[in-house]
RNA sequence: GCCGAUAUAGCAUAAGGGCAGUGCGGAUGAUUUGUAAUCAUCUGGUCUGUGUUCGAAUCACAGUAUCGGCU
Numbered sequence: 001g002c003c004g005a006u007a008u009a010g011c012a013u014a015a016g017g018g019c020a021g022u023g024c025g026g027a028u029g030a031u032u033u034g035u036a037a038u039c040a041u042c043u044g045g046u047c048u049g050u051g052u053u054c055g056a057a058u059c060a061c062a063g064u065a066u067c068g069g070c071u
Base pairs, nucleotide, nucleotide: 001070002069003068004067005066006065007064010024011023012022013021018054025043026042027041028040029039030038047063048062049061050060051059
């Protein structure tokens, strides 16, 4: 230098263009003599910019970061 993959909540991980979920974690409450466990409720997110579309995590373009391959 070229090619490809990945980027979603504190961590891990889903999501065929139509309200972004799940598990762990965290908070509050219940339960317990108390802790743990369990149960209920809540918390918090789409790498950046532009475009396409009535509507974008999803499609296009340009960038950034990480990983891999080729030279």
This is a predicted structure of a 71-nucleotide RNA (transfer RNA) from uncultured Fibrobacter sp. It matches the Rfam family "tRNA". By type it is a transfer RNA. The RNAcentral record of the sequence draws on MGnify. The coordinates come from a structure-prediction model, not an experiment, and the mean pLDDT is 83.